[in-house]
RNA sequence: GGAGUUGGCCGGAUGGUCGCUGUCCUUCGGGGCAGAGGAAAGUCCGGGCUCCGCAGGGCAGGGUGCCAGGUAACGCCUGGGCGGCGCGAGCCGAUGGAAAGUGCCACAGAAAAUAUACCGCCGAUGGCCUCUGGUUUUCGAACUGGGGGCACAGGUAAGGGUGAAAUGGUGCGGUAAGAGCGCACCGCGCUCCUGGCAACAGGGGUGGCAGGGCAAACCCCACCCGGAGCAAGACCACGUAGGGGAACGAUAGUGUGGCCCGCACUGUUCCCGGGUAGGUCGCUUGAGGCGGACGGUGACGUCCGUCCCAGAGGAAUGACCGUCCAAGACAAAACCCGGCUUACAGGCCAACUCCACAU
Numbered sequence: 001g002g003a004g005u006u007g008g009c010c011g012g013a014u015g016g017u018c019g020c021u022g023u024c025c026u027u028c029g030g031g032g033c034a035g036a037g038g039a040a041a042g043u044c045c046g047g048g049c050u051c052c053g054c055a056g057g058g059c060a061g062g063g064u065g066c067c068a069g070g071u072a073a074c075g076c077c078u079g080g081g082c083g084g085c086g087c088g089a090g091c092c093g094a095u096g097g098a099a100a101g102u103g104c105c106a107c108a109g110a111a112a113a114u115a116u117a118c119c120g121c122c123g124a125u126g127g128c129c130u131c132u133g134g135u136u137u138u139c140g141a142a143c144u145g146g147g148g149g150c151a152c153a154g155g156u157a158a159g160g161g162u163g164a165a166a167u168g169g170u171g172c173g174g175u176a177a178g179a180g181c182g183c184a185c186c187g188c189g190c191u192c193c194u195g196g197c198a199a200c201a202g203g204g205g206u207g208g209c210a211g212g213g214c215a216a217a218c219c220c221c222a223c224c225c226g227g228a229g230c231a232a233g234a235c236c237a238c239g240u241a242g243g244g245g246a247a248c249g250a251u252a253g254u255g256u257g258g259c260c261c262g263c264a265c266u267g268u269u270c271c272c273g274g275g276u277a278g279g280u281c282g283c284u285u286g287a288g289g290c291g292g293a294c295g296g297u298g299a300c301g302u303c304c305g306u307c308c309c310a311g312a313g314g315a316a317u318g319a320c321c322g323u324c325c326a327a328g329a330c331a332a333a334a335c336c337c338g339g340c341u342u343a344c345a346g347g348c349c350a351a352c353u354c355c356a357c358a359u
Base pairs, nucleotide, nucleotide: 001355002354003353004352005351006350007349008348009347010346012324013323014322015321016320017319018318020035021034022033023032024031025030037330041341042340044339045338046337047336048335049229050228051227052226056261057260058259059258061225062224063223064222065221066080067079068078069077070076081095082093083092084091085090096220097219101218102217103214104213105212118160119159120156121155122154125153126152127150128149129148130147131146132145133144134143135142136141168186169185170184171183172182173181187209188207189206190205191204192203193202194201195200233281234280235279236278243272244271245270246269247268248267252266253265254264255263288307289306290305291304292303293302294301295300325328
């Protein structure tokens, strides 16, 4: 200098005038202070908070899925293992179980899983044809040996071919040709030892090899989950009064829970008729921000100091005019947090990797 990887940050600045929301002061004229985001978004997970039968048992249903840790909790994060990609920094992976059971595997192909054989190879053995020798003979033949051939029985799964996937792989031996048939190495199962909390890794012994893949198919195993949500809910005021009619009723009915048990309550439902829909709280001080010390590889935790940073309820954060520059992206709160995912013009910082050159 070039090419990359990872993590973090900013995302117009400034002045004037007029407005909007909250709050404080006020001499009631006004004045001071504060006023969107990293995603406020999608509403996909997890929690706080609130109400319900107070959350108990069972069934059903749903979710998560290598190991350890972090956390209020998680499907998040950190570290590690394993597999894959990259020269590398690093990146990606729903990554438990297929020797429990069931199911599925299009097309092609012989065969998609109790196996099987299209081409090919072989045809040792048996069969058939042919040439030739020997022995016996009742002269028809019988028995027996050797050479050549056929590919009929049959053997084989090396090779070819099909497919996303074909019953461990490579090599040597072996054989008629072949084959874990035998052996060596690799892989795999079982077992033992060593290291590690563990996932797992390494090594020794042993077994010729269990018998393909799919569990984001059912299923099995382990763990987790009660429901509804700020229009939750609470308070004040007002109302649900009184009355008429109908239906059901204790092995019943109601209580919002998917069902049952358990629990609470004793009338319940419908129609006629009559009536309400205003205000306040919940609401922002919180698993909070910033700085420091200590512990930890890290996520994070503990302690100290310091700060208060939107809170509306038709719902504010805007409009206009200047100046400057590198000419301004995606987008805007609605109970509150922790995550994930998605969108984002342009710019900045740090650490690391590879290549080239110089010293």
Predicted 3D model of a 359-nucleotide RNA (Bacterial RNase P class A) from an Acidiferrobacterales bacterium. It matches the Rfam family "Bacterial RNase P class A". It is annotated as a ribozyme. Rfam links the family to the GO terms tRNA processing, ribonuclease P activity and dimeric ribonuclease P complex. The source organism's lineage runs through Bacteria, Pseudomonadati, Pseudomonadota, Gammaproteobacteria and Acidiferrobacterales. Its mean pLDDT, the model's own confidence on a scale to 100, is 76.